Transfer RNA from a soil metagenome, 75 nucleotides, folded computationally. It matches the Rfam family "tRNA". From the family's description: Transfer RNA (tRNA) molecules are approximately 80 nucleotides in length. The family's RNA type in Rfam is transfer RNA.

RNA sequence: GGGCGUGGUAGCUCAGACCGGUAGAGCGUCGGUGUGAAAAGCCGAAGGUCGAGGGUUCAAAUCCUUCCCGGCCCA
Numbered sequence: 001g002g003g004c005g006u007g008g009u010a011g012c013u014c015a016g017a018c019c020g021g022u023a024g025a026g027c028g029u030c031g032g033u034g035u036g037a038a039a040a041g042c043c044g045a046a047g048g049u050c051g052a053g054g055g056u057u058c059a060a061a062u063c064c065u066u067c068c069c070g071g072c073c074c075a
Stems, first nucleotide, its partner, number of pairs: 001074004006070003011027004021058001029045005051067005
């Protein structure tokens, strides 16, 4: 430099995209409960411009498009 039916979503690991319609799980954090005090367990909460811009649509994480960063392959 070229190619890819490749990834980017919560602090971390990831689901959700096929088929557009309330953004989720586990772990972590915080609060409660628990205990003599802790831990485990249990209950709850907070935490997101869904990589960025543009387009289509009543409605976009999801479809189209350009770009950025990573991965893989070729040279």